[in-house]
RNA sequence: ACUCGGUUAGCUCAGUCGGUAGAGCGCAAGACUUUUAAUCUUGUGGUCGAGGGUUCGAUCCCCUCAUCGAGUG
Numbered sequence: 001a002c003u004c005g006g007u008u009a010g011c012u013c014a015g016u017c018g019g020u021a022g023a024g025c026g027c028a029a030g031a032c033u034u035u036u037a038a039u040c041u042u043g044u045g046g047u048c049g050a051g052g053g054u055u056c057g058a059u060c061c062c063c064u065c066a067u068c069g070a071g072u073g
Base pairs, nucleotide, nucleotide: 001072002071003070004069005068006067007066010025011024012023013022019056026044027043028042029041030040031039049065050064051063052062053061
């Protein structure tokens, strides 16, 4: 330099051939327990990396940029 892939909740990751986003862990409160832990219940969570474009509508499609990783030379 070129090619490919990743970027979504505090963390690890799903996500539908475009129709307003979920799980586990975590955190908070409550129940239980002598207390802690464990267990159970409820709750808590995100301008979907940034900017633009297409569209009635974009996490999803297109372009540019940023960043991380892999490969080729």